The part of an RNA shown here (small-subunit ribosomal RNA, 3' major domain) has 477 nucleotides and comes from an uncultured Oxalobacteraceae bacterium. The full RNA is in RNAcentral, with records from ENA. Rfam family: Bacterial small subunit ribosomal RNA. Gene Ontology terms of the family: ribosome and structural constituent of ribosome.
[in-house]
Context: one part of a larger RNA
Formats: sequence, structure tokens, C1' cells
RNA sequence: UGACGGGGACCCGCACAAGCGGUGGAUGAUGUGGAUUAAUUCGAUGCAACGCGAAAAACCUUACCUACCCUUGACAUGGAAGGAAUCCCUGAGAGAUUGGGGAGUGCUCGAAAGAGAACCUUUACACAGGUGCUGCAUGGCUGUCGUCAGCUCGUGUCGUGAGAUGUUGGGUUAAGUCCCGCAACGAGCGCAACCCUUGUCUUUAGUUGCCACUCCCUUGAGGAGGAAACUAGAGAGACUGCCGGUGACAAGCCGGAGGAAGGUGAGGAUGACGUCAAGUCAGCAUGCCCCUUAUGCCCUGGGCUACACACGUGCUACAAUGGCCGGGACAAAGGGAUGCAACCCUGCGAGGGGAAGCCAACCCCAAAAACCCGGUCUCAGUUCGGAUUGCAGGCUGCAACCCGCCUGCAUGAAGUCGGAAUCGCUAGUAAUCGCCGGUCAGCCAUACGGCGGUGAUACGUUCCCGGGCCUUGCACA
Repeated sequence: UGACGGGGACCCGCACAAGCGGUGGAUGAUGUGGAUUAAUUCGAUGCAACGCGAAAAACCUUACCUACCCUUGACAUGGAAGGAAUCCCUGAGAGAUUGGGGAGUGCUCGAAAGAGAACCUUUACACAGGUGCUGCAUGGCUGUCGUCAGCUCGUGUCGUGAGAUGUUGGGUUAAGUCCCGCAACGAGCGCAACCCUUGUCUUUAGUUGCCACUCCCUUGAGGAGGAAACUAGAGAGACUGCCGGUGACAAGCCGGAGGAAGGUGAGGAUGACGUCAAGUCAGCAUGCCCCUUAUGCCCUGGGCUACACACGUGCUACAAUGGCCGGGACAAAGGGAUGCAACCCUGCGAGGGGAAGCCAACCCCAAAAACCCGGUCUCAGUUCGGAUUGCAGGCUGCAACCCGCCUGCAUGAAGUCGGAAUCGCUAGUAAUCGCCGGUCAGCCAUACGGCGGUGAUACGUUCCCGGGCCUUGCACA
């Protein structure tokens, strides 16, 4: 000087408390451990691994296993020889591959011969290749403490020195934020602001948006004018600016006015010096080491989906604030061309057959759901719950056996609110309800990322956890 203390003082955070909803019990989903396996590829492992890398494992992906092949190689550059490339038919084979036959000549230079570029085949060698090892050799990127308020420097001063001071103190703040004081005076990286979204108003612009009002053929959601809304550009607006109190005449704090909004308005992006030899050699790059007829490469089939069990995360429930049936209403944000598909016909349905429109404020996906109205069920393992299984179908795809999704009929399991323990959340939040998207042929999505609808509870800081600052002890560095 730090780190540490079941030392002290002060302060903060859904840290506790107050409350709401969960997890832990059940079924199934998914990830992991374990055990299994020819293989169940690899990585991630307290917080900060475990719906994580993976925003899509039937083949492919794919790195694993089995069997069959190749050896200048699937890919790059260079030498030599031959042929254009390419396309068609056909035999063997699981395919990779291999055998036979046929068609066929292009581009540039050149009169031609020929040469050259691209591509294919053969051959020799330099080499390629490696998701092989080391994240404890690394770059880059990321997590975490933590959006915590800290971390430093120049000069000066003090100290033999390590170092101190500044950065401590009195107040204050979300903040090393600001004020005052002070052997310090300044400065940098952080904080804040500048950026984006949202909340109010003004203005500009009206098509594909809108239809209050006026008019026109009036069958219409039609047309012509044209406000509000909406859209998307510009601007205004909030600064403790004003008033009162308080404070040290300061910084500020409390209350009030005006205002759509008030003291950072709300949300996002933004992550200082550093810590964890944290994570990643499998995203990429890269040193060293290792393999080189194999640890490279091609392909078939299998595996990554297995299952006595254990854990994590989420889904659906156990019902009446509910289930079912009929009718009615209101979003936002997205996506759409080998795409989204209205509408019609057909099928109980998944779907199928036609097909208008739309490269999108135009058309479509599209129905929003919870909600409201009416009816029914009457507390039961039920008209709750939907696992499991049987049969019959549909769709995608070369192909749904291992191993896809969906539909109809039948079947109806566990489950009656969950031990010890434990998690999230302070406002349009929790809870609850649906909608969309990426990936994608299809989909194991209950995931992930967004969008809107309805819409609730805090005396306080003694204690638990984490953190900041000052101080103290110290046998630690």
C1' cells in the first nucleotide's frame, strides 16, 4: 500500500421486510449428469455450465460409429502430355465408383501451320488437407464483479524509502454529482449530456391512409372537394426556469403554481483501470507439437433421438374468478415472388382442385385472445385434466422403420395446489391473454427475439446476501 475480520461508523441495491405469482410434488417437452453403446461427436461446470454454442440433427448438416473406396487428393499455386467444355444412351454396384457406346466443337491472336486463356483427363514432385493437441503460448470476441462510482496522471509539497497528498474533511447527489473548506493546483478515462424510441403541441406534406361536414351518379366500403386522425420530416417544450419554506448568503432538499410531462419524465444503446492463467485453437485468425495410402478425403447405413436413475429450465394442469356450445367487439408489430394467397368448389377435418389481387400505408397471411351477451354443466377424478395407445387419413420431402408435423374417431393415465428448501417482480411493472418473426422443404418451438390487450401490493433498514466510502486490528501478500 492492499486484501481480510462472526471490528466500528455512514450509505446503497427486489438484499431483507410488506405483497403478488411461481419452482420443489404430477404428466409430457428440453438441456445436463450418470450409466449404456460399435458410436451415443465436441465444447460449456458455483454465482457467471445445464430451452447454453444449436435463430431448426430423418439424408445433408455431422465433426462420431460400421462397411466399401481414394492417395498430389474434395480445395489452392506451379511443371509435362493429351483432349475443348459439355450433353445423351447403357451394364455392374448400397452408393462412392467403375465399364461400354454416341453426339460435339466454341473464345482470343493468326493468311495458314500453330500458339494462348478457361475447363477436363493422365503423370512426377514441391505441396494440399486435419472440427488432431495445447484458450496455461496467443490475436480477436465474450461473460462477470457492475451502469458499481470508481481508476489514474502532470507539476508542486511531505517522507531516507515503499509511498502519501490531490481522491481525505463538513454538507449534498443516482453519481469522485455539485458546493464549502483544505499544500495543493490542474488534467485524463469513467458519471452526466450529446444518439435512438416513447409521451404534448405547432408547422410542412397528403397517397396506397381518413370520412365529421358539403355536393355528385346515390346499390355498395363509390366519386369530387376537404377538417380531425394517421403517416414522416422540421421545430417548440423541462432548465430547479418561477413562488414559498429550509439550508451556511452555497450546493441542494421539501412543498406549490403553471404544464402533456418536474426535478435523470419513461425505456434503450452506451460497460472506466482492472479481477477471475474465467470462456472460446469447434466461428475466424494464429505460434509450437502431432498425422501424411491417414488423425486427410468420398460414400452407404447407423448414431447425435438409446434409459434403472439424478438435477436444471420452461409447458399443461389439478378446475366453477372454471369447462363446453352459440352469438358479438376491440390491437400493435411483423412477414410475403421458385412467395403471401382473398374468393369459389370439395372434404367432419388436416387438406385438395381452381383462382382474383399484391414486389405491398394499396393485396394477402388475419381469426386476435382474454373480454361481453345468452345457454348448459353443479363439485365428481367429473362435460376437470389431457398423457398413453389403437384405427383411419392429410402434408412436406428422393426417402418419415429407427426418427417429422397435422387431422378425425376411439382410448382416456398421473394429477384434488405440492416436504425441507428456493426464485422473479416496484408500474403500464408483476400476473394473465393472444399475435408476429428469424432459422426453415418439413419440423419435434412448450424455445428464443419482438408486439400489443387486460391490469394489482412497500412500516422501514434491526437482521441475511452483494457493493461503495472512511476508520481500526492483523501472525496474510
Model confidence (mean pLDDT): 84 of 100.